[in-house]
RNA sequence: GGGGGUAUAGCUCAGUGGUAGAGGGCUUGAAUGCAGAUCAAGUGGUCCUUGGUUCAAAUCCAAAUGCCCCCC
Numbered sequence: 001g002g003g004g005g006u007a008u009a010g011c012u013c014a015g016u017g018g019u020a021g022a023g024g025g026c027u028u029g030a031a032u033g034c035a036g037a038u039c040a041a042g043u044g045g046u047c048c049u050u051g052g053u054u055c056a057a058a059u060c061c062a063a064a065u066g067c068c069c070c071c072c
Stems, first nucleotide, its partner, number of pairs: 001071007011023003018055001025043006049063004
């Protein structure tokens, strides 16, 4: 220099056009002599950024940036 992948909750990830979810974490409660495990409730996101397409975009398109991989 060229090509590809990826970016969603503090973490690991799902979500392939119609108002964003799981696990686990954290908080509180139940239970326990105290904890752990278990159960219940709660808590949490400008879907990396900018622009475009669309009645409608996390999702499609383009670009920028970070990270990963391949080629030279």